[in-house]
This record gives sequence, structure tokens and C1' cells, in this order.
RNA sequence: GGUCCCAUCGUCUAGCCAGGUCUAGGACAUCGGGUUUUCAACCCGGUAACAGGGGUUCGAAUCCCCUUGGGACUACCA
Repeated sequence: GGUCCCAUCGUCUAGCCAGGUCUAGGACAUCGGGUUUUCAACCCGGUAACAGGGGUUCGAAUCCCCUUGGGACUACCA
């Protein structure tokens, strides 16, 4: 240099292929409450995320392009 893959709550992830029931779900964590003599466990509720930009579309986390970051393979290295 070339090809390909990945990026979503604090963490791990679902959703993407096949656009709309997603103002994005789950687990753990965290905060508040309940229960309990206390703790743990359990129950209820809250906060919290689509890497950035552009395009297509009535509608984009999802499709396309560019950029950024990470990774894999590969070529060159006289």
C1' cells in the first nucleotide's frame, strides 16, 4: 500500500443481513423504595448508549459513501 471485519448505557450484549410494533431491549453494576432484627438474597421503580459527517428514503442503529479509532490477512522493502 491492498482486502476484509468491528464500533450501541459504566461493563457485556440483543436489534443490523431482511428499514417502521425501537422516543433502542436484556443481564450485571448503580440510585431510590419494599421485605428482613441486621446483612445477603428477593421484589418494585429510576438514571444511563447507536464513533463523527454526508447521502438515499415518507421513515435510518439498520442501506450507501467519506472520515476517525481498533483488529485480521496479505503485498512491497532494490
Predicted 3D model of a 78-nucleotide RNA (transfer RNA) from a Phycisphaerae bacterium. Taxonomically the source falls in Phycisphaerae (Bacteria, Pseudomonadati, Planctomycetota). Model confidence (mean pLDDT): 82 of 100. It matches the Rfam family "tRNA". Its family is annotated with triplet codon-amino acid adaptor activity in the Gene Ontology.